[in-house]
């Protein structure tokens, strides 16, 4: 320096080739049940969707540049 895949809540994901409220487990808190823990049930909170610009009426989704990780080539 080339290629290829990845970045969405505290963790581990999913968003269907753009469209109106960004979900799911697991975890956190709060109430229930129960002597009591666990489990179970309800409910809350936690997201500038890596970052800066583009295109569009609208963009986590498309393009550009740039940081990060992972793998592969290459070099040594």
């Nucleotide at each position: 320096c080339g290629c290829g895949g990845g970045g969405u809540a505290g963790a581990g994901c999913a968003g269907u080739u753009g469209g109106u409220u960004a979900g799911c487990u697991c975890g956190u808190c709060a109430g229930g049940c129960u002597c009591a823990u666990a489990a179970c049930c309800u409910g809350a909170a936690g997201g500038u969707c890596g970052u800066a610009g583009g295109u569009u009426c609208g963009a986590a989704u498309c393009c550009u540049c740039c940081c990060c990780c992972c793998g592969c080539a290459a070099c040594c």
Molecule: transfer RNA
Organism: Holospora undulata HU1